This is a predicted complex of two RNAs, RNase P RNA and transfer RNA, with 437 nucleotides together. Rfam match: Bacterial RNase P class A. It is annotated as a ribozyme.
RNA sequence: GGAGUUGGCCAGACAAUCGCUGCCAGAGGGGCUUGCCCUUCGAGUGGAGGAAAGUCCGGGCUCCAUAGGGCAGAGUGCCAGGUAACACCUGGGCGGCGUGAGCCGACGGCCAGUGCAACAGAGAGCAAACCGCCGAACGGUGCUGCAAGGCAUGCGUGGUAAGGGUGAAACGGUGCGGUAAGAGCGCACCACGAGUCUGGUAACAGACCGGUACGGUAAACCCCACUCGGAGCAAGACCAAAUAGGAACCCAUUGGCGUGGCCCGCGCUGGGUUCGGGUAGGUCGCUUGAGGCUUGUGGUGACACAGGUCCCAGAUGAAUGGUUGUCCACGACAGAACCCGGCUUACGGCCGACUCCGUUU
RNA sequence: GGGCCGUUAGCUCAGUCGGUAGAGCAGCUGGCUUUUAACCAGUUUGUCGUGCGUUCGAUUCGCACACGGCCCACCA
Repeated sequence: GGAGUUGGCCAGACAAUCGCUGCCAGAGGGGCUUGCCCUUCGAGUGGAGGAAAGUCCGGGCUCCAUAGGGCAGAGUGCCAGGUAACACCUGGGCGGCGUGAGCCGACGGCCAGUGCAACAGAGAGCAAACCGCCGAACGGUGCUGCAAGGCAUGCGUGGUAAGGGUGAAACGGUGCGGUAAGAGCGCACCACGAGUCUGGUAACAGACCGGUACGGUAAACCCCACUCGGAGCAAGACCAAAUAGGAACCCAUUGGCGUGGCCCGCGCUGGGUUCGGGUAGGUCGCUUGAGGCUUGUGGUGACACAGGUCCCAGAUGAAUGGUUGUCCACGACAGAACCCGGCUUACGGCCGACUCCGUUU
Repeated sequence: GGGCCGUUAGCUCAGUCGGUAGAGCAGCUGGCUUUUAACCAGUUUGUCGUGCGUUCGAUUCGCACACGGCCCACCA
């Protein structure tokens, strides 16, 4: 200098001025039931994000029973821990990728059962003989021999999974021995494992042993273990206003409803669909929270505990903007709507640590 | 804000235990007709929204993303 890996941080800055919006000293006006309501002005003070997004997971909160039992259904899936919980995070194991720093992994089980594999191919599931190889065994034929038999042939029954060929996949791989030819038939190494011992909380690893059985597919049904009740702030509670407290159809009172499918249980006593009518105003929920910052302790770490300190948007046609000046590296993706923890996606810049390559000393 | 569904030929739609995707209309060609329409015969049609994965193999199974659409207030 180049290429890369990983962790953290920032989100144009400052000033002036004019607005918008929440809170709130204070002041003016109006109303009356005389201590409240309405309205205007206003000093001060707060005012988007790391993803506010997708709504993909997990929880809080609210209502239905306090969320109960069973079936069905859904989800998760190496081990241990963290957490309110998780499909997240941390540490470890195993496998894969990379020269490396490092990264990625739906990573339980096809010896419980069932299914699937088009086309090609002889054969595709306790397999198969198309080409090839063989002539050991039985039979045939030929030659020879007095006979028993011997030799030849590859003709029939056969043996054979080494080699060719098909396929994504052909019933362990390589080598040596062995054999008629072959074959875990025997041996060595590798692979594999249902066994034993050792280490480890465990996943798993190592050693010994076993001659090979058990091909693939579970993001196929399924089995095993664990988890899960449903709906969502347009949840839900209260006040006010208004009307036709209406009509039709269906179901049913051994029933129906209480939001997902059924049964039990518990609670309530008609319910569902369509049409029609009225109001579309206000208050609460609504932001103090598994909260932020900092110090210490414990832990490899995620994180936990203790002390101190801070209050940091809360709208409801819905606020955070405009103008001017100065400066720079000239500003990407993008705008809260009940709230948190994650994941995923979009995206500009800065800094640290580490790895590989090249050059110079 | 919350919940749910869809994307297949030019258009409207089928197709699901994974094995090379069809129907109708439209288009093109030929016939019939003086000609057109209608009718008859033949024929072209496709990144199955995009990407990644599982599998020998994906429209189909899983995940992520994009685009489009529907529903949800209160009173009685």
The prediction has a mean pLDDT of 79.